[in-house]
């Protein structure tokens, strides 16, 4: 420099055609259980704000298109594979 893929919570990783983002795991944090701890079970766990109730914000970054985007359209970064 061309062209392919990739990027989503503290970590892995889902989301059928555009229709409630984080399913499910793991860690975490309460609780149960124990003399205590370890297994196991319950619940619960993306981020600020609030006592709660609720609000607001989140799919590498910028933008656009939609009533409505992780999903599509541009442009750009990231990282990794071919190709000159």
């Nucleotide at each position: 420099g061309g062209g392919c893929a990739u990027g989503u919570g503290g970590c892995g990783g889902a989301a059928u055609u555009g229709g409630c983002a984080g399913a499910c795991g793991c860690g975490c944090c309460g609780g149960a259980c124990u003399u205590a701890g370890a297994a196991u079970c319950c619940g619960g766990u993306g981020g600020c704000c609030g006592a709660a109730a609720g609000g607001c914000c989140g799919u590498g970054u910028a933008g656009g298109u939609u009533c409505a985007a992780a999903u599509c359209c541009u442009a750009u970064c990231u990282u990794g594979c071919c190709c000159a």